[in-house]
RNA sequence: GAAGUGAGCUGGAUGGCUGCGGCGUUCGCGUCGAGGAAAGUCCGGGCUCCAAAGGGCAUGGCGCUGGAUAACGUCCAGGAGGAGCGAUCCUACGGAAAGUGCCACAGAAAGCAAACCGCCUCCCGCUUCGGCGGGCGGUAAGGGUGAAAGGGUGAGGUAAGAGCUCACCGGGCCGGCGGCGACGUCGGUCGCAGGGUAAACCCCGCCUGGAGCAAGGCCAAAUAAAGGGAGAGAGGUUGCCCGCCUCGUUUGAUCCCUGGGUAGGCUGCAUGAGGUCGACGGUAACGGCGGCCCCAGAUAAAUGGUCAUCCAUCCCUUCGGGGGGGACAGAACCCGGCUUAUAGGCUCACUUCCUUU
Numbered sequence: 001g002a003a004g005u006g007a008g009c010u011g012g013a014u015g016g017c018u019g020c021g022g023c024g025u026u027c028g029c030g031u032c033g034a035g036g037a038a039a040g041u042c043c044g045g046g047c048u049c050c051a052a053a054g055g056g057c058a059u060g061g062c063g064c065u066g067g068a069u070a071a072c073g074u075c076c077a078g079g080a081g082g083a084g085c086g087a088u089c090c091u092a093c094g095g096a097a098a099g100u101g102c103c104a105c106a107g108a109a110a111g112c113a114a115a116c117c118g119c120c121u122c123c124c125g126c127u128u129c130g131g132c133g134g135g136c137g138g139u140a141a142g143g144g145u146g147a148a149a150g151g152g153u154g155a156g157g158u159a160a161g162a163g164c165u166c167a168c169c170g171g172g173c174c175g176g177c178g179g180c181g182a183c184g185u186c187g188g189u190c191g192c193a194g195g196g197u198a199a200a201c202c203c204c205g206c207c208u209g210g211a212g213c214a215a216g217g218c219c220a221a222a223u224a225a226a227g228g229g230a231g232a233g234a235g236g237u238u239g240c241c242c243g244c245c246u247c248g249u250u251u252g253a254u255c256c257c258u259g260g261g262u263a264g265g266c267u268g269c270a271u272g273a274g275g276u277c278g279a280c281g282g283u284a285a286c287g288g289c290g291g292c293c294c295c296a297g298a299u300a301a302a303u304g305g306u307c308a309u310c311c312a313u314c315c316c317u318u319c320g321g322g323g324g325g326g327a328c329a330g331a332a333c334c335c336g337g338c339u340u341a342u343a344g345g346c347u348c349a350c351u352u353c354c355u356u357u
């Protein structure tokens, strides 16, 4: 210098004038006012109510190991497998000898494996004595089909073959050593047994009650305890059952019809798993300690407009300047994540190649 890999930051700045919302006010004014994703609402939690939620079944989720955390499907550190020369990246990564299902097309055969071609012994017939045709069998080494054909390579062996035998590789089992563990490594042993599929049912382990701030609480307003009809059950609680709770059974719950009324405000709601700086423990995620800070709270929904200078950027240029436009997006109970969108700019670490010293 070129090409990459990983991690992170920023997301126009300052000032004047003038609005809008919250809070304070001595009524002059002062002060605060979107984001890294406020988004999608996908996952987890706080909080609230349902009976402080009890039993059973079902459903759903997760799935290598250890750790972090309020919790998680998130994060950190590792293992194994795969990709890359490498930095590094990717992985729904428990179980297929519990059972069931499925395996299209092709192919002889797709699951108590299989003989289509080929190869081979034997028998019969023919023969130009090279073989040819037929038959009983053997054979999974070769060809061919397929995503997949019952370990791979080589040698021995054999009529031809075959873990039939042997060496190496792979695999199962047992043991030693290292590691908390996933696992690694070494040694022995077994010729090697049941193909794949569990983001198919299923099995195993762990987790899982529901609804959500339109939750919930309070105040105010309105009122009908109206008329007619049906009526012994109705409603809530979890998808179902049990259980439980509330109202009611001539003091009529509840439902339907007719005709009407109300529909405004406060709270929840901004001090929190809060932010930031420092040092400490930990490889890290993170944790505890100390100092400092208070940082939106709307409800039809505020957070804007304009001017000047600058910043980055695009276009034109007679080089004096002129003009355009500023990524994605925008709070609504709060928090931790994930995912998705994002112009331009910046930082750090590392890898490969080239050049120079």
Base pairs, nucleotide, nucleotide: 001353002352003351004350005349006348007347008346009345010344012310013309014308015307016306017305018304020033021032022031023030024029035328039339040338042337043336044335045334046333047212048211049210050209054242055241056240057239060207061206062205063204064078065077066076067075068074079093080091081090082089083088094203095202099201100200101197102196103195116143117142118139119138120137122135123134124133125132126131151169152168153167154166155165156164170192171190172189173188174187175186176185177184178183216267217266218265219264226258227257228256229255230254233247234246235245236244237243274293275292276291277290278289280287281286311326313324314323315322316321
Molecule: Bacterial RNase P class A
Organism: bacterium